[in-house]
This record gives sequence, structure tokens and C1' cells, in this order.
RNA sequence: GGUCCCAUCGUCUAGCGGUCAGGACACCGGCCUCUCACGCCGGUAACAGGGGUUCAAUUCCCCUUGGGAUCACCA
Repeated sequence: GGUCCCAUCGUCUAGCGGUCAGGACACCGGCCUCUCACGCCGGUAACAGGGGUUCAAUUCCCCUUGGGAUCACCA
């Protein structure tokens, strides 16, 4: 340098055009308990950035950024 893959709450992860983006753990509040833990209920919290297509984009296309795989170059 070529090709391909990946980027979503604090962490892990679901989502293949119409979800005020779901789940687990963590966190916060409450209940329970003599207390703590466990358990139960509720809550806060995310689509890497910029364009394009579309009535509508997390989802499709392009560029950028970051990470990874592979091939080549370094004679």
C1' cells in the first nucleotide's frame, strides 16, 4: 500500500429501512431484613464523525477516524 471485517448505555451484547434503540451486569432510589448480602420493584444512561439515497437510516452507499485480519512491498 491492496482487500476484507468491526465501531450501539460505564461494561458486554441484541437490532439486516418504520422500536420515543431492547437485554444482562454495574450505578441510583425504594421494598424486604435487627444489619449487610441475596432477592423483588422502579429509574438514569448509547448508535465514532461528515456527506448521500429515501417519505423515513442504528440499518443501505461514499469519505474520514480508530481497531482487527489477510496479502504484497521493504532485492
Notes: Predicted 3D model of a 75-nucleotide RNA (transfer RNA) from a Desulfobacteraceae bacterium. The prediction has a mean pLDDT of 82. The source organism's lineage runs through Bacteria, Pseudomonadati, Thermodesulfobacteriota, Desulfobacterales and Desulfobacteraceae. Its Rfam family is "tRNA". It is annotated as a transfer RNA.